[in-house]
RNA sequence: UAGUUAAAAAGCCAAACCUGUCGUGAGGCAGGGUCGGAAAGUUUCAGGUCUUAAAGCUUUUUUAAGAUGGCUGAGCUACAUUA
Numbered sequence: 001u002a003g004u005u006a007a008a009a010a011g012c013c014a015a016a017c018c019u020g021u022c023g024u025g026a027g028g029c030a031g032g033g034u035c036g037g038a039a040a041g042u043u044u045c046a047g048g049u050c051u052u053a054a055a056g057c058u059u060u061u062u063u064a065a066g067a068u069g070g071c072u073g074a075g076c077u078a079c080a081u082u083a
Base pairs, nucleotide, nucleotide: 001083002082005080012037013036017032018031019030020029021028022027035070041076042075043074045073046072047071048068049067050066051065052064053063054062055061
């Protein structure tokens, strides 16, 4: 410098679900819990999906605001080993 990952070492996070709490809602936070993860660290930049409101209506869409980083891509940062 590359973030290579067969086997190791030190470790890390925490799905579903339950309880409490915030939110109209998607969902978030805290505790328990351990499905899984080599970035499951972080950022809504692009797309997807979902929610709310207003239009449009038989064509099932458009606009705005939000949610999701454990949906995909992309950016930034990073331990060990390997080269």
The RNA shown here (c-di-GMP-I riboswitch aptamer) has 83 nucleotides and comes from Methylophaga sp. The organism belongs to Methylophaga, within Bacteria. The sequence was found by an Rfam model in a public genome assembly. The prediction has a mean pLDDT of 82. The model forms 85% of the base pairs in the Rfam consensus.